[in-house]
RNA sequence: ACAUCCCGUGCGGGAGAGAUCCCGCGCCGCAGGGCGCGGGGCGCCGAAGGGGCAACCCUCCCCGGAACCUCUCAGGCAAAAGGACCGUGCGGGAGAG
Numbered sequence: 001a002c003a004u005c006c007c008g009u010g011c012g013g014g015a016g017a018g019a020u021c022c023c024g025c026g027c028c029g030c031a032g033g034g035c036g037c038g039g040g041g042c043g044c045c046g047a048a049g050g051g052g053c054a055a056c057c058c059u060c061c062c063c064g065g066a067a068c069c070u071c072u073c074a075g076g077c078a079a080a081a082g083g084a085c086c087g088u089g090c091g092g093g094a095g096a097g
Base pairs, nucleotide, nucleotide: 004094005093006092007091008090009089010088011087012086013085018042020041021040022039023038024037025036026035027034028033043077044076045075049073050071051070052069056065057064
């Protein structure tokens, strides 16, 4: 001085699927009804997290790691938020040459 990798963090990008039905509570309204929150039913989604299979990695085996595949427990199905992952700045760590 620095390829690359890991962790934290700022910024930018970031998909899918009923603004569905019922009930309760609160608020508004003379009323029909409307809005918000919570719970439940049915239908559905796959990209927090979690489980399963596994190519592959660890020189082989064991151990260990491991998908955007799969399950849908959890989560989600207007917007917002969240969001795997991608790019980039900063800080820390590992580290080939």
Molecule: Glycine riboswitch aptamer
Organism: Thermomonospora catenispora